Transfer RNA from a Planctomycetaceae bacterium, 76 nucleotides, folded computationally.

[in-house]
RNA sequence: AGGAGCGUAGCUCAAUUGGUAGAGCACUGGUCUCCAAAACCAGCGGUUAGGGGUUCGAUUCCCUUCGCUCCUGCCA
Repeated sequence: AGGAGCGUAGCUCAAUUGGUAGAGCACUGGUCUCCAAAACCAGCGGUUAGGGGUUCGAUUCCCUUCGCUCCUGCCA
């Protein structure tokens, strides 16, 4: 330099291929317990990497930028 893939909650991942952004764990509170753990109940938590476009409507389609991973190549 060229090509491919990925980026969604603190972490690990979903979202039926354009129609209300979710789960588990973690965290907080409660029940239980002498206390704690476990279990159960409830709650908190999002600029879907940034920007732009298409559309009535975008995590999803298009363009661009940034970051990470992999492959090929160049220099030394």

It matches the Rfam family "tRNA". About the family: Transfer RNA (tRNA) molecules are approximately 80 nucleotides in length. By type it is a transfer RNA.